[in-house]
Formats: sequence, structure tokens, C1' cells
RNA sequence: GCCCCUGUAGCUUAAUUGGAAGAGCAUCUCCAUCCUAAGGAGAAGGUUGCAGGUUCGAGCCCUGCCAGGGGCA
Repeated sequence: GCCCCUGUAGCUUAAUUGGAAGAGCAUCUCCAUCCUAAGGAGAAGGUUGCAGGUUCGAGCCCUGCCAGGGGCA
């Protein structure tokens, strides 16, 4: 330098061929307990790596860039 894969909540990840993002752990509140842990109920947390484009509509399709991993030279 070229090619391929990945990037979604603090962490690990899901999202069926475009119809608008959910879970587990962690955090907070409550219940329960003499107290703590375990357990139960609930809440908050996401401009989906960045910037454009296509579309009525984009996590998903297209282009460029950034970061990580792999391959070839």
C1' cells in the first nucleotide's frame, strides 16, 4: 500500500431481508432480614465510532474518514 471482519448503555451483547433499539451483569430506589449477603419488584442509562448520501422511513443500504483485529505484498 491492497483486501476482509468488527465498532450499539459503564461491561458483555441482541435486533428475522429497511418500519425507528431489547437483554444479562453492574448502578440507584423499594420489599424482605436483627444486620449483611443471596432473593423479589421497579427505575435510570443509547444523538447505534465520526461525517455525508439514498429513502416517506436507516443499527441495517452506499461513500469517505477514524479505531481495533486478521490476511497478502

Predicted 3D model of a 73-nucleotide RNA (transfer RNA) from a bacterium. It matches the Rfam family "tRNA". Rfam classes the family as a transfer RNA. Rfam links the family to the GO term triplet codon-amino acid adaptor activity.